Notes: c-di-GMP-I riboswitch aptamer from a Bacillota bacterium, 90 nucleotides, folded computationally. Its Rfam family is "c-di-GMP-I riboswitch aptamer". Rfam links the family to the GO term cyclic-di-GMP binding. It was read from a public genome assembly, where an Rfam model found it. Its mean pLDDT, the model's own confidence on a scale to 100, is 83.
RNA sequence: AUCUAGUAAGGGCAACUCUACUGAAAGGUAGAGACGCAAAGCUACGGGCCUACAGCGAGUACUACUCGCCAGGGCAGCCGAGCUGCCGGA
Numbered sequence: 001a002u003c004u005a006g007u008a009a010g011g012g013c014a015a016c017u018c019u020a021c022u023g024a025a026a027g028g029u030a031g032a033g034a035c036g037c038a039a040a041g042c043u044a045c046g047g048g049c050c051u052a053c054a055g056c057g058a059g060u061a062c063u064a065c066u067c068g069c070c071a072g073g074g075c076a077g078c079c080g081a082g083c084u085g086c087c088g089g090a
Base pairs, nucleotide, nucleotide: 002090003089004088006086012037013036017032018031019030020029021028022027035077041083042082043081045080046079047078048075049074050073055069056068057067058066059065060064
């Protein structure tokens, strides 16, 4: 450096749900908890998915409501890509 395995051993993360905080929402953070994970560590670069405050368009109507479109918002536990990394074995 590459491959391999993860009870040989010591560890790590934490879905769903509940509570609190936060956010327009999606989501995030913390606690409880344990479906799973060998990169379930990091980065939204490509694809994908979620949301639609603001904005734009339309309608109603009289400055508000409804509908549609749209990421400057998210998801890294959807796939690819990039960066980094623990122990054992070969």